A computed fold for a 111-nucleotide RNA from a soil metagenome, annotated as SAM riboswitch aptamer (S box leader).
């Protein structure tokens, strides 16, 4: 910084997973974990260009863009599955509020 896209099959195992809490899914058509293999993905490194600074060249560094899946690290049910904390705004209502549905913002996570 980014989190509304994306991208699974096989073997081993055998009853749990979706971080907590609700909810709502997913799972004996076989959960987690492991192992293999494959596939997404441009964080990181690598290539290329623009800009900007180190007075220029040259190199190096900042920054935006593009390329690239050979390396690293991530991911490969559902918007980070939704929600949670604040605020608002719809509906309903005399009128105050729930309950439902939205919408900003925050926290938490993961990268």
């Nucleotide at each position: 910084a980014u989190c509304a896209a994306g991208a699974g099959g096989g073997g081993u195992g055998g009853a749990g997973g979706g971080a907590u809490u609700g909810g709502c899914c997913c799972a004996a058509u076989g959960a987690a974990a492991c192992c293999c293999c494959g596939c997404c993905a441009a964080c990181c490194a690598u290539c290329c260009g623009g800009u900007c600074g180190c007075g220029c060249c040259c190199g190096c560094g900042a920054u935006c863009g593009g390329a690239a899946a050979c390396g690293g690290u991530g991911g490969c049910a559902a918007u980070u599955c939704c929600a949670u904390c604040a605020g608002g705004c719809u509906c309903c209502a005399a009128g105050c509020g729930a309950a439902a549905g939205c919408c900003u913002g925050g926290g938490a996570g993961a990268u």